[in-house]
The RNA shown here (Lysine riboswitch aptamer) has 168 nucleotides and comes from Secundilactobacillus yichangensis. The prediction has a mean pLDDT of 83. Lineage of the source: Bacteria > Bacillati > Bacillota > Lactobacillaceae > Secundilactobacillus.

RNA sequence: AAGAAGAGGCGCGAAUUAUAAGAGUCGCUUUCAGGAGAACGAUCAGGUUCUGUGAAUGAAAGUUAAAGGGUAACUCGCCGAAGCUCAACGUGACUGAUAGCACGCGGAGCUGGGACCAGUCUUAAGAGGGCUGGGACUGUCGCAGUGAUGUGCUGCGGAGAGCUUCCU
Numbered sequence: 001a002a003g004a005a006g007a008g009g010c011g012c013g014a015a016u017u018a019u020a021a022g023a024g025u026c027g028c029u030u031u032c033a034g035g036a037g038a039a040c041g042a043u044c045a046g047g048u049u050c051u052g053u054g055a056a057u058g059a060a061a062g063u064u065a066a067a068g069g070g071u072a073a074c075u076c077g078c079c080g081a082a083g084c085u086c087a088a089c090g091u092g093a094c095u096g097a098u099a100g101c102a103c104g105c106g107g108a109g110c111u112g113g114g115a116c117c118a119g120u121c122u123u124a125a126g127a128g129g130g131c132u133g134g135g136a137c138u139g140u141c142g143c144a145g146u147g148a149u150g151u152g153c154u155g156c157g158g159a160g161a162g163c164u165u166c167c168u
Stems, first nucleotide, its partner, number of pairs: 001168001003166004009079001011078004016073004027063007037050004042098005082111005089104004112138002116134007140158007
């Protein structure tokens, strides 16, 4: 230097099944009121469709979901596991423009790990997640001190491109 195998622990990610919530909500149907607009994600422009055989809206009755995320079990792949941020490109919802949302693709940067607290964003949500900050915990290595036939304890510091073992 290259390779192989490993360790951290509420460890990371994904699939399947069940389930709580989402929600008696969105939507649909009927009736009454209403009386000209409404729908195609938002705004503008265009286009298409519905609408006095009654639009939007409000009330009542009946009926009634789903997604993302959560929890539990189990399986698989793993230890930059993986996650996040930023800008760019491509695709998507009638067409164009603008901004956003979702997915994908690589690029750059950050993070050893899991929790807790505070603020804020997202979300139906006191769940979960993101961002910022905080003080601890834990693993690892380095330095210093102290100890003991024991690799323990204390303090400080670094980062996974790290650490340990084996082999050439």